This is a predicted structure of a 350-nucleotide part of an RNA (small-subunit ribosomal RNA, central domain) from an uncultured bacterium.
It matches the Rfam family "Bacterial small subunit ribosomal RNA". Rfam links the family to the GO terms structural constituent of ribosome and ribosome.
The RNAcentral record of the full RNA draws on ENA and SILVA.

Context: one part of a larger RNA
Order: sequence, then C1' cells, then structure tokens
RNA sequence: CUGGGCGUAAAGCGUGCGUAGUCGGUAUUGAGAGUCACGGGUGAAAUCCCAGGGCUUAACCCUGGAACUGCCUGUGAGACCUCAGUACUAGAGUGUGAGAGGGGAUAGUGGAAUACCCAGUGUAGCGGUGAAAUGCGUAGAGAUUGGGUGGAACACCGGUGGCGAAGGCGGCUAUCUGGCUCACAACUGACGAUCAGGCACGAAAGCGUGGGGAGCAAACAGGAUUAGAUACCCUGGUAGUCCACGCCGUAAACUAUGCACACAAGCUGUAGUGGGAUUUUACUCCUGCUGUGGCGAAGCUAACGCAAUUAGUGUGCCGCCUGGGGAGUACGGUCGCAAGACUAAAACUC
Repeated sequence: CUGGGCGUAAAGCGUGCGUAGUCGGUAUUGAGAGUCACGGGUGAAAUCCCAGGGCUUAACCCUGGAACUGCCUGUGAGACCUCAGUACUAGAGUGUGAGAGGGGAUAGUGGAAUACCCAGUGUAGCGGUGAAAUGCGUAGAGAUUGGGUGGAACACCGGUGGCGAAGGCGGCUAUCUGGCUCACAACUGACGAUCAGGCACGAAAGCGUGGGGAGCAAACAGGAUUAGAUACCCUGGUAGUCCACGCCGUAAACUAUGCACACAAGCUGUAGUGGGAUUUUACUCCUGCUGUGGCGAAGCUAACGCAAUUAGUGUGCCGCCUGGGGAGUACGGUCGCAAGACUAAAACUC
C1' cells in the first nucleotide's frame, strides 16, 4: 500500500465560511506527461520455481531452463485521462414576478400577574405542612377597594406548525437587515463538490467594568424530619438570573446518525407555493415542487430497528476509532484575568 469500521458495541469535529489539496458535466479539435501495444537494452552471481544429474538417502552440491512482475530507450495508439482551444446548457449562479416565516439588530409601546409604597373599609388571625414549627400580625397583618413605583416574563392563539448553519428564536408597532420557497426560462456558461491549516458564530454556568434588581434562587441562616440529616419539606436569603461593553468556548452542543450528488415500491397527515377539474363563492377532488411527521415493500442490520428526511445501492471529499483501568490525566506547548479550555502520553495493572 491493500484490507475493517463510526445510530445504541471504540469511533461524525457543536455549527458554518473558506485557503492549500483531492475529486469534477456535454460535444468537438489539437498535443500526448499518465495509460496501453510492439521492438531494443539492461535487470551480476547466489536464492526461489521447473527439468536432469552427483554424494548409499536427505540436507547439501552441480548443469540447463524459466523467472527476476523493475528501470531506460525507440516506434506507435489516442478510448480513458491530463493540458491547450472552441462550442453547449441538464450542474451552479444571475434576472423577472409572486409568497410564507417566533431568522437577526435597534428604538418605542401594551395588558395580566407578583412584590413594595400611600390611602380607605375592616378585625384576629395569616402563612406553611404528611403533621408542625421557624416566620408575619392588635405599632392593625391577611382579605378587600382606589392610587402609585419598579423589574422581569409574554397566558389564550400554539400545532411531531414555522424560521435559522448550529447555538437558538414567541405580546404589539416601526426602521434597518440575512436567508428560503414557488413560477417563468430572459442572462452568464462548469463559474462546481468537499475541505487539512485558518477565520467566524456558539445554550447554561462562570469572569471583568458599570448599571439594574420585582419574582426566583446556588452559598448561607433558622424551623422540621431523622439514629444522624452538612439533604429531600418549610420560613428567610446573597451572588446570579436582567441591561451595556469585553472575555470564556464548553454540553446527553443529540437525529448520540459529517457534507454533496445520483438512483431504488407504496399508503397517509401537515406547512408553503404553482397547475387543472367542478362551482355563484365557500368547499371538494386530481396533480407538480419544497419542507416537516406517521406507517411500510425491497434492501440493509448482531439485534433493536432504518426504510426516498436511509442506517438501501453507488460516487467524491473531510473528520474520527483500534481491549478495560491508569486518563481525557501527567509533562510540554498554545490560548485565557481567572476558572479552565485545546493538544495529549507512559509506567503499572486486569
């Protein structure tokens, strides 16, 4: 090199953009490095293989042949392939016309609820639990009515429904802005696929500076429970949760399933959009594309299951795995304010 794998056994980078690299549509012309054919040279001997022979046999040895799958060179071929040129439109992109959407950012704004404050009514409880107690309340609580302040989150709609590369995104309005789908087939003419490094994004928690702080709530305190109770339950409660800016870079970052393309039975629901039929419209039916679900044939699978959103049949490219523990650790390096992250062993042991 060849050869096996990665849903759950070890194994898909959290996600994207993209450099080098690898791979690459149809027709045609030319060239010929790869490729193929034929010839020449070389490929020492020994070894291996075949035939024969010599030591009583074997090992061993001798003779001959084949082979040495390679390299160099000459001539030729031109399918594949590469390079150069020309052309094309099925890939990719642009345009035009429609459209759906919690996609992103900023500013403003609304109602319900909780809490607190002020005032009125009103009186002895409230709260909490398995039961209690701590706690709150005659200095007037809880309940109820009116007014005010403030912060956070947006009931119903709401849906295996939508959008986003992933993380994620949900009151309403405006402004700015990314992507997507369908129809038409006007334009460009392979401009493509993947991607080592690299760059960007990246829940929660955490960190820095400054704000904010209603509710909730690590830590902490008290009350219970218990043999104990550094818990589960209760009463409180600080960081934090929120905002701005800057870090961190992790996760069961999960579909535990990398991306792209082609092909391979069906049935059924749903979202967006187009065509057709019926009709007064609504509705209903047939049909195409895109997304998202349920079932299921072939096939695959160790089984479970997957099954056109593939774990089927193939191609291209990347990442990763190689017994358990030691260990995602030590050491070194890079990054970070720190916490730590990334990269990543060995001894020893079963």